[in-house]
A computed fold for a 710-nucleotide part of an RNA from a Candidatus Nanoarchaeia archaeon, annotated as large-subunit ribosomal RNA, domain II. Its Rfam family is "Archaeal large subunit ribosomal RNA". The coordinates come from a structure-prediction model, not an experiment, and the mean pLDDT is 82.

Context: one part of a larger RNA
RNA sequence: GCCAGGGAGUUUACUUAAGUAGCAAGGUUAAUUUGAAAAAAGAAACCGAAGCGAAAGCGAGAUCCCGCAGUUCACGAGGGGAAAAGUAUGAAAAUGCUUUAAGUUACUUAGGUAUGACCCGAAACCGAUCGAUCUAAUCCAGGGCAAGGUGAAGUUUCUGUAAAAGGAAAUGGAGGCCUGAAGAGGUUCUGUGAGAAAGCGUUCUUCUGACUCUGGAUUAGGAGUGAAAUGCCAAUCGAGACCGGUAAUAGCUGGUUCCUGUCGAAUUUGAUCUGAGUCAAGUCUCAACAGAGGAAGCUUAAAUGGUAAAGAUCCUGAUUUGAGGUUUUGGCUAGGAAACUAGUCGGCCUCUUGUCAAACUAAGAACGUUUAAGUUCUGUAGAAGUUGGGAAACGGGGUUGUGGGGUAAGCUCGCAAUCCAACAGGGGAACAACCCAAGCCAACAGUUAAGGUCCCAAAAUAUCAAUUAAGUGUUAACGGGUGAAAGGUGUAUACUAUCUCAGACAGAAGGGAGGUAGGCUUAGAAGCAGCCAUCCUUUAAAGAAAGCGUAAUAGCUCACCUUUCAAGAUAGUGUGCCCUGAAAAUGGACGGGGCUAAAUUGAUUACCGAUACUGUUGAAAUCUGAAAAGAUAUUGGUAGACAGGCGUUUUUCUUGGGUAGAAGUAUUUUCGUAAGAAAAUAUGGACCAAGUAAAAUUGCGAAUCCUGGC
Numbered sequence: 001g002c003c004a005g006g007g008a009g010u011u012u013a014c015u016u017a018a019g020u021a022g023c024a025a026g027g028u029u030a031a032u033u034u035g036a037a038a039a040a041a042g043a044a045a046c047c048g049a050a051g052c053g054a055a056a057g058c059g060a061g062a063u064c065c066c067g068c069a070g071u072u073c074a075c076g077a078g079g080g081g082a083a084a085a086g087u088a089u090g091a092a093a094a095u096g097c098u099u100u101a102a103g104u105u106a107c108u109u110a111g112g113u114a115u116g117a118c119c120c121g122a123a124a125c126c127g128a129u130c131g132a133u134c135u136a137a138u139c140c141a142g143g144g145c146a147a148g149g150u151g152a153a154g155u156u157u158c159u160g161u162a163a164a165a166g167g168a169a170a171u172g173g174a175g176g177c178c179u180g181a182a183g184a185g186g187u188u189c190u191g192u193g194a195g196a197a198a199g200c201g202u203u204c205u206u207c208u209g210a211c212u213c214u215g216g217a218u219u220a221g222g223a224g225u226g227a228a229a230u231g232c233c234a235a236u237c238g239a240g241a242c243c244g245g246u247a248a249u250a251g252c253u254g255g256u257u258c259c260u261g262u263c264g265a266a267u268u269u270g271a272u273c274u275g276a277g278u279c280a281a282g283u284c285u286c287a288a289c290a291g292a293g294g295a296a297g298c299u300u301a302a303a304u305g306g307u308a309a310a311g312a313u314c315c316u317g318a319u320u321u322g323a324g325g326u327u328u329u330g331g332c333u334a335g336g337a338a339a340c341u342a343g344u345c346g347g348c349c350u351c352u353u354g355u356c357a358a359a360c361u362a363a364g365a366a367c368g369u370u371u372a373a374g375u376u377c378u379g380u381a382g383a384a385g386u387u388g389g390g391a392a393a394c395g396g397g398g399u400u401g402u403g404g405g406g407u408a409a410g411c412u413c414g415c416a417a418u419c420c421a422a423c424a425g426g427g428g429a430a431c432a433a434c435c436c437a438a439g440c441c442a443a444c445a446g447u448u449a450a451g452g453u454c455c456c457a458a459a460a461u462a463u464c465a466a467u468u469a470a471g472u473g474u475u476a477a478c479g480g481g482u483g484a485a486a487g488g489u490g491u492a493u494a495c496u497a498u499c500u501c502a503g504a505c506a507g508a509a510g511g512g513a514g515g516u517a518g519g520c521u522u523a524g525a526a527g528c529a530g531c532c533a534u535c536c537u538u539u540a541a542a543g544a545a546a547g548c549g550u551a552a553u554a555g556c557u558c559a560c561c562u563u564u565c566a567a568g569a570u571a572g573u574g575u576g577c578c579c580u581g582a583a584a585a586u587g588g589a590c591g592g593g594g595c596u597a598a599a600u601u602g603a604u605u606a607c608c609g610a611u612a613c614u615g616u617u618g619a620a621a622u623c624u625g626a627a628a629a630g631a632u633a634u635u636g637g638u639a640g641a642c643a644g645g646c647g648u649u650u651u652u653c654u655u656g657g658g659u660a661g662a663a664g665u666a667u668u669u670u671c672g673u674a675a676g677a678a679a680a681u682a683u684g685g686a687c688c689a690a691g692u693a694a695a696a697u698u699g700c701g702a703a704u705c706c707u708g709g710c
Stems, first nucleotide, its partner, number of pairs: 001710006012114012026047003032041003051058002063082004070075002084099006118255002121252001125245003129241002136219009145209001147179003150175001154171006183206003189201001191200002221237001224232002258645006268281005284390006293378003297375009310361002316357003322351006330345006396420010425436003441618007451608003454593003460605001462604006473595002486580003490577010507564005513537003518532003543558001546557003619635002621632004646699001648696004653691005664683008
């Protein structure tokens, strides 16, 4: 891992509701007793028949109106309203509760509470025991430590001294001394490792000591021991092991077993030592009651509102230009001995000009809300509503629009709508929420939506007119990369201005002069370092010079003019496509191939394309109906509510089958929407089935499920 078997809402008590049954203003017995049992006895007690009040205490029947079903159209069970009554409080007014009588017992089902309470799962807590054969420390008795090195004290001799001290040599053999084997340890390779729940190898530390080994003893669980690491206390230690309390508890994780049908949520509000939970409301479901309206759309009318846009000579606040006035008790400057005066910049006001606001609004949409009327839809085939039983849920998320926070985010906090959640199908290459579109089931056939029609791959290598040459592009959008500022004598198109056969633009040829080297400055300054001025003449035209150049000159061009040539040229604005700008890590993405259209823009006609729509046949639900039959804006669905079935085991009663072959097993066929049922054949060799009623250890794919097999 697979297979087989096992494996999870149960028990009792009380309680609420519904259903069924008994009795009924009553209903029922409990312990216990008698009895073989069935049953009988047993009234203590409980619930109900009266309430109100803290209590003392006091203490409710007969009325009137409306009206559903029904019918004699006025009655009218139930129902609704008014009035009245009881009681408490109060001086009273009045207010609260109660009153026109149905309960109770049993069984079943669904909830609630307690109980292990659907099943498995802690870490823990407490108690009683057992452990120091591991290890920690201590005590008692013992064992062990090759070889070599170093050479303390002391001693002896010599020397030395007045005597000492001192010195030298020899001897000597100290030491938590050195090297190192056994022994002890366990640093490194983060070596090796199918031998080990800590080994093996290499390297390393120590090796007469606070050394090491053996045997025997002592200390015990909030206790011991500890040269102290919360270390060790038998592979167990921030509190040992084992047994018990114990099925501890778990708002947490996982699992929870047959079928079909009807309806179908919420992730919001309030509260919570509350935000992983729960309670109440809202939302879902089922039942009963009730009896006429209900509604989410549309139209019209009225009311309401202050957003978008807008406005500024409407207010508040901000703000640009110009003009005028005013303020000196705002600053600066000047004058003056001072008073003060003048100028300027400010402040304020008026006029003018140009702009703004979430916390500005004189005016003001769309649109929303409310009311009324109409319309539409829906409802006596029973709506809305009321009461009661049962829930689930209270982590939400996306898109569009619009706001707050944030540089921003697949960010965060709101509001509205919608979708996913709980929605399949087609499209988007793939892809919860983007586009299309709401699937009862099955078969056959047709038509479309979004999106597509060269091949992969169903359908146009369609038609008309343009653009692009960049493989631009072939991407609706999205989290799926964006492609800016700035540039382009790329190209298309629309337009404006100027020049132009009296010859434009470009090219080519020629001229481009004189006063004069203008004056100043300067070593020099001659068109061309710099300053000032920038005239006149000859001319077809030619600057007191636009650039290069020289030390200064010189020299070469330019402007400007002529000739030649011969037809458009120059400048600018708008728009479309295109180009540059353009950088990321394995090789690489238009889905791919590929495409010059199979790209882009505008227009047109076909076709393909879904569980959508249509046709035919069949099913279910709801409703009508005695039935036959008919009607339908019915039949996606998580949590969940409700309904009806299938199957397993045992028992009661009834009916049956079986050695002329039961159950089981295997295969096939038939029937049923399904759970499942039946038959045939083979195997098997002794029990089994159907109906009815009842009781359950009643259905497996998952639980790191349990046991076994392979």